[in-house]
Lysine riboswitch aptamer from a mouse gut metagenome, 157 nucleotides, folded computationally. The RNAcentral record of the sequence draws on MGnify.

RNA sequence: GAUAGAGGCGCGGGAUCUAAGAGUAUCCGGGAACGAUGUGCGGACCGCUGUUCCCAGAGAAAGGAGAUCUCGCCGAAGGAUCUUAUGCCGGUCCGGGCACAAGAUCCUGGGACGGCGCAGAAUAUGCGCCGUACUGUCACAUAUGUGGAGCGCUAUC
Numbered sequence: 001g002a003u004a005g006a007g008g009c010g011c012g013g014g015a016u017c018u019a020a021g022a023g024u025a026u027c028c029g030g031g032a033a034c035g036a037u038g039u040g041c042g043g044a045c046c047g048c049u050g051u052u053c054c055c056a057g058a059g060a061a062a063g064g065a066g067a068u069c070u071c072g073c074c075g076a077a078g079g080a081u082c083u084u085a086u087g088c089c090g091g092u093c094c095g096g097g098c099a100c101a102a103g104a105u106c107c108u109g110g111g112a113c114g115g116c117g118c119a120g121a122a123u124a125u126g127c128g129c130c131g132u133a134c135u136g137u138c139a140c141a142u143a144u145g146u147g148g149a150g151c152g153c154u155a156u157c
Stems, first nucleotide, its partner, number of pairs: 001157005008074001010073009026058002029055006038048002041095006077108008086099004109135002112132008137148005
C1' cells in the first nucleotide's frame, strides 16, 4: 500500500400498513359583538377585505413515530461553523427564517440511562452539551486498574 473482517437493542435509505396529529386547521349554514379593522415573522408601500365568540354540519395534511419487508453498509453515520447557488414564507424593497445541493474546516468508537436546552401537538422522538455506568479496541502496569481515539483495531498478501 491492497484485500477481507469485527463491535451490537450497531448505522442509514426505500416500500407497505398502523397509531397519534385531530374532531385540530379549514369550509358551508345560522346568530351575536366590533369596525377602519384584519392580513406575512417584522418595517415601508401596495393588493385583498374582514376580526372575535357561540350553535350545528362536513372535515384534512406535513414533519416526526411504531411494525414488517427490503437495499446499502461498519466514519457506518450524526452534527457545528462558514461560503456559493436555487426555491418558499400574498406582491416589491429591506431584514429575518426554513428547505435542498455542493465545497472547506472542526467534533463524535458504540448503544443505554439521567439532567439542561432547542425543535415538536406530545410525556413520543430527534439534535446539542454535561454526567453515570456498560461495551468493543489498542497501549501501559498486573488480575485488576489507568489512559488514548475510528486518519483507529484485527487477519492475509
It matches the Rfam family "Lysine riboswitch aptamer". Its family is annotated with lysine biosynthetic process in the Gene Ontology.